The RNA shown here (transfer RNA) has 72 nucleotides and comes from a bacterium. The coordinates come from a structure-prediction model, not an experiment, and the mean pLDDT is 81. It matches the Rfam family "tRNA". Gene Ontology term of the family: triplet codon-amino acid adaptor activity. By type it is a transfer RNA. About the family: Transfer RNA (tRNA) molecules are approximately 80 nucleotides in length.
RNA sequence: GCUCUCGUCGUUCAACGGAUAGGACAUGGGAUUCCGGAUCCCAGGAUGCAGGUUCGAUUCCUGCCGAGAGCA
Numbered sequence: 001g002c003u004c005u006c007g008u009c010g011u012u013c014a015a016c017g018g019a020u021a022g023g024a025c026a027u028g029g030g031a032u033u034c035c036g037g038a039u040c041c042c043a044g045g046a047u048g049c050a051g052g053u054u055c056g057a058u059u060c061c062u063g064c065c066g067a068g069a070g071c072a
Base pairs, nucleotide, nucleotide: 001071002070003069004068005067006066007065010025011024012023013022018055027043028042029041030040031039048064049063050062051061052060
């Protein structure tokens, strides 16, 4: 340099173009306990950026940015 894949809560994964973007772990609060751990309940927290298509975009298209793989 060329081609391809990926980018979603702190982490790791979901989400036929249509439900309030969902779960696990973690975090905070509470219950329990003499204290802690374990267990149970509750809560907060995310779509890389800018455009486009569409009634509707996490999803499709374009350009950037970032990560990875292959080829040279």